[in-house]
RNA sequence: GGCCGGGCCCAUCGCACGGAUGGCUCGUGAACCUGGUCAGAGCCUGACCGCAGCAGCCAUAAGCGUCGUCGUCCGGGCCGGUGGUCGCCUGGCCGUC
Numbered sequence: 001g002g003c004c005g006g007g008c009c010c011a012u013c014g015c016a017c018g019g020a021u022g023g024c025u026c027g028u029g030a031a032c033c034u035g036g037u038c039a040g041a042g043c044c045u046g047a048c049c050g051c052a053g054c055a056g057c058c059a060u061a062a063g064c065g066u067c068g069u070c071g072u073c074c075g076g077g078c079c080g081g082u083g084g085u086c087g088c089c090u091g092g093c094c095g096u097c
Stems, first nucleotide, its partner, number of pairs: 001094008009084006015077001017075008026065003034059004042051002
């Protein structure tokens, strides 16, 4: 000096962790200004029928909560794969002096 390898460093992909956030699932959820069903009572009718409709019940909107699940962003862990300059260190082999 050349070749090969390793380590540090950097990048990238993946994996796991933490935080933030969105969707899904589930729950809750409107005295009235959501819907359905509308007891009672009311209106109409000679009567039947019908009408509107409070409470209750059911379903839900916005919202709130949510073990879990899927996605996005940020962080670093340097856990794994690959690559990067020769930037630094180191080992082996060969050659030269």
Molecule: Bacterial small signal recognition particle RNA
Organism: Phycisphaerales bacterium